[in-house]
RNA sequence: GAACAACUCACAGCGCCAGACCUGGCUCAGCCAGGUGACGAGGAGGAAGGUCAUCGAAGUCUUCGGCGGAUGCCUUCCCGGCCACCAUGGUCGUCACGAUCGAGAGUAAACCCGAAGAGCGAUCUUCGGAACAGAGGCUCGAUCGACGUGGCCC
Numbered sequence: 001g002a003a004c005a006a007c008u009c010a011c012a013g014c015g016c017c018a019g020a021c022c023u024g025g026c027u028c029a030g031c032c033a034g035g036u037g038a039c040g041a042g043g044a045g046g047a048a049g050g051u052c053a054u055c056g057a058a059g060u061c062u063u064c065g066g067c068g069g070a071u072g073c074c075u076u077c078c079c080g081g082c083c084a085c086c087a088u089g090g091u092c093g094u095c096a097c098g099a100u101c102g103a104g105a106g107u108a109a110a111c112c113c114g115a116a117g118a119g120c121g122a123u124c125u126u127c128g129g130a131a132c133a134g135a136g137g138c139u140c141g142a143u144c145g146a147c148g149u150g151g152c153c154c
Base pairs, nucleotide, nucleotide: 014068015067016066017065019064020036021035022034023033024032025031026030039056040055041054045078046077047076048075049074050073051072079093080092081091082090083089085151086150087149088148097145098144099143100142101141102140103139104138112129113128114127115126116125117124118123
């Protein structure tokens, strides 16, 4: 210095506002200034292109509407894993064959309650308390299918 392994830490639902609604002011059919506009879980081999990018929560939904972004999905190429080895083919993405079924787990967070602070206000920030999810994600099991072709070695 490189590789491998272990441990620890960090890391992602995000940005914007002209519609709409709300607040304050004014010379009040309107204008000006401001406010609201995604609650967590989950999720990355690289590049390009495309595309309506998973899951639930909420006193029921403005978390509306619009623009943008994004680790999803599809296609091509590259790199990589697996099919003894090489090439190709297939399939996947470092947990690195596919499909189906079953079971289990799931520190949820906001909402809510309470407290403190900022603001004329709409609202915003922080702390504490108690509770509740689901998934094409995670774990385990079962069934079905695939595991080719050529070469070469044993």